[in-house]
Parts: sequence; C1' cells; structure tokens
RNA sequence: AACUUAUCAAGAAAGACGGAGGGACGGGCCCUUUGAUGUCUUGGCAACCUUAAAAGAUAAAGGUGCCAAUUCCCGCUUCAUUUGAAGAAAGAUGAGUG
Repeated sequence: AACUUAUCAAGAAAGACGGAGGGACGGGCCCUUUGAUGUCUUGGCAACCUUAAAAGAUAAAGGUGCCAAUUCCCGCUUCAUUUGAAGAAAGAUGAGUG
C1' cells in the first nucleotide's frame, strides 16, 4: 500500500511567522489581503486506545485525533416525485491485522 471493525447532527481559538489561495475529487455554495491555507507556540474540545486493581459509573495523567459551515451540500440506489426520506459509495479518524 491493502484488509477488518467502530464512529462521523454535539463540542472546542488566541498569538507569532508568512503572503495567496483554500474547503479530499467534480458541480454548487462558502471562507479569504479586516490576511485565509500552512508552520510554530500556547490554550481548549473530546473520550477511540491506555491509565486509575476488576465490572459499571466517573476522571482526564499518557498515545492519537480534532478546534468555519452536518463529512458544508449534492454526486450512486430505492421510495415518494414540488419539496423530501432512507440506504450505499467515497472520505476522515481510532483500534486491530499486515
């Protein structure tokens, strides 16, 4: 690389550097020189693994993760067909295998 499995409607930003694109892909829509994306520092959210003797509850020290918009919405299928609903796929993250 790939495979298995769980979750994805809640939650959580300041500073420094830097200077043009970014939100995975296509379409839409949106964010952005009132400085985005990114890197670093600090802070926070959360509770997947771990830890607190064991189970439950709880906590949040450790390993990840995350901190615009439901995974921003739609993409494929089915039902209803004005709107919509359900499921899948894809993607992300954790744990395990490899």